[in-house]
RNA sequence: GCCCUCGUCGUUCAAUGGAUAGGAUAUGGGUUUGCGGUACCCACGAUGUAGGUUCGAUUCCUGCCGAGGGCA
Numbered sequence: 001g002c003c004c005u006c007g008u009c010g011u012u013c014a015a016u017g018g019a020u021a022g023g024a025u026a027u028g029g030g031u032u033u034g035c036g037g038u039a040c041c042c043a044c045g046a047u048g049u050a051g052g053u054u055c056g057a058u059u060c061c062u063g064c065c066g067a068g069g070g071c072a
Stems, first nucleotide, its partner, number of pairs: 001071007010025004018055001027043005048064005
């Protein structure tokens, strides 16, 4: 230099162009317990960034940023 893949709650993973972006875990609160743990319930919290296409974008397209891989 060229090519490919990826970027979503603190973490780890989902989501056929159309449902309030879902689950696990973590954190906070509650119930339970002699106390703690376990278990159960509730809450909190995310689409890298800027544009484009579309009635509608996490999803498709482009630039940029970042991570990884391949070729030279």